[in-house]
RNA sequence: UCGCGGGAGAGAUCGGGCGCCGAUUCCAGUCCGACGCCGAAGGCGCAACCGCCCCGGAAACGCUCAGGCAAAAGGACCGCGA
Numbered sequence: 001u002c003g004c005g006g007g008a009g010a011g012a013u014c015g016g017g018c019g020c021c022g023a024u025u026c027c028a029g030u031c032c033g034a035c036g037c038c039g040a041a042g043g044c045g046c047a048a049c050c051g052c053c054c055c056g057g058a059a060a061c062g063c064u065c066a067g068g069c070a071a072a073a074g075g076a077c078c079g080c081g082a
Stems, first nucleotide, its partner, number of pairs: 001082006011035001013034006036069003042065001043063003049057003
């Protein structure tokens, strides 16, 4: 690095349009806006810590730019195999 398995948190929020539909209503989806949240892709910051040690590497801590807030997808990390 690849494959398989496990894998959390937070509004299925509100308004409008599109869309779906025989009609109406509701819902999934999508676009724009609004406020509220989450941190375990990534990114950034501090710096515990670590090393071949005066130079480097650096978190599960912090920030939320990004990402995410039913399911799906994604997912740090863990296990097994190559």